A computed fold for a 326-nucleotide part of an RNA from Tulasnella sp., annotated as small-subunit ribosomal RNA, central domain. The full RNA is in RNAcentral, with records from ENA. Taxonomically the source falls in Tulasnella (Eukaryota, Opisthokonta, Fungi, Cantharellales). Its mean pLDDT, the model's own confidence on a scale to 100, is 81. A source record names the gene rns.
Context: one part of a larger RNA
């Protein structure tokens, strides 16, 4: 490299947009040569252009290029629907904390048990008021939305996506996508704020042979906000995207039809036939089935996601990524 593969054995890129490239629906016509006729450039000759006719070559279709057309793919509009989709500003609520005032008196808190700790400089507890930060009980659902990450108090600003049915419009405008760009949990980084509660680090008390831990009293970074960076994860459905086809059955959401029923479309979910799988308390119309197109990736284990080199980054690190040896 081929072959063969990628749910769990090695192997699907974290996700999307999209350049080059690859692939790609339907119908009709034309494409090369020779001769003649007509026509156009104010005249003539040669040559040329266009159309037509005749003959020849080649030729199933297809591909490619050009022309014309249609509507099944794709897209747009009209009028609707549901939604924790994103974003902007404002507001609300329970609880924890703190402060103040009044009441209150010696304990409180913690643990298996204690101690460190708090408290006569009046704690804890009760009542009232104020203040500050974070989070949104019930509703709540294997329910909904989003490309993924993810998204749940209420109102509001702007933006986007989806779906069914009907009508109209454009007329192949499509699929995939190396590079590239954008987004991307948590944690971390920079600058500036905020800081109730929780809490890496860390100090103390216990436990213990020891205890750099588990338990307890504290507690900084951090979690929050603004603007930048990092670009990773069991970023998982461990399952790339798209198109067509192939029994039934169950849950639920949105819509259309319908008088009740039923039926259909698009999501979501259970079992399961055929088929498939090395096997599976496997997959099975949301496929891992039957086919097609494009991209990514794999090739015994350890060494190793290491070394070296390059690129990115403030750094931490990230990306690309071996070999010897065993």
């Nucleotide at each position: 490299u081929u072959u063969g593969g990628c749910g769990u054995a090695a192997a699907g890129g974290g996700u999307u947009u999209g350049u080059a490239g690859g692939c790609a629906g339907c119908u009709u016509c034309u494409a090369c040569c020779u001769a003649a006729u007509u026509u156009a450039a104010a005249u003539u000759u040669u040559a040329u252009u266009a159309a037509u006719u005749a003959g020849g070559a080649a030729c199933a279709u297809a591909c490619u290029a050009g022309a014309a057309g249609a509507u099944a793919g794709a897209a747009u509009c009209u009028a609707a629907u549901a939604g924790a989709g994103g974003u902007u500003a404002g507001g609300a609520u329970a609880a924890u904390g703190u402060u103040u005032a009044g009441g209150g008196u010696a304990a409180g808190g913690u643990u298996a048990a204690a101690a460190u700790c708090u408290a006569u400089a009046a704690a804890a507890c009760c009542u009232a008021a104020a203040u500050g930060g974070a989070a949104u009980a019930c509703u709540u659902g294997u329910g909904g939305c989003g490309a993924a990450g993810g998204c749940u108090c209420c109102u509001u600003u702007c933006c986007a996506a989806a779906u069914a049915a009907a009508g109209a419009u454009u007329g192949a405008c499509g699929c995939u996508g190396a590079g590239a760009a954008a987004c991307g949990a948590a944690g971390g980084u920079g600058u500036g704020g905020a800081u109730a509660g929780a809490a890496a680090a860390u100090a103390g008390g216990a436990u213990u042979a020891g205890a750099u831990a588990c338990c307890c009293c504290g507690g900084u970074a951090u979690c929050c906000c603004a603007c930048a960076c990092u670009g990773u994860c069991a970023a998982c459905g461990a399952u790339g995207a798209a198109u067509g086809g192939c029994a039934a059955u169950u849950u639920u959401c949105a819509g259309u039809u319908a008088u009740u029923a039923u039926a259909c479309u698009g999501g979501u979910u259970u079992u399961g036939a055929a088929g498939u799988u090395a096997a599976c308390a496997g997959c099975g119309a949301u496929a891992a089935c039957c086919a097609u197109u494009c991209c990514g990736c794999c090739u015994u284990g350890u060494g190793a996601g290491u070394a070296u080199a390059u690129u990115u980054g403030c750094a931490a690190a990230a990306a690309u990524g071996a070999a010897a040896a065993c």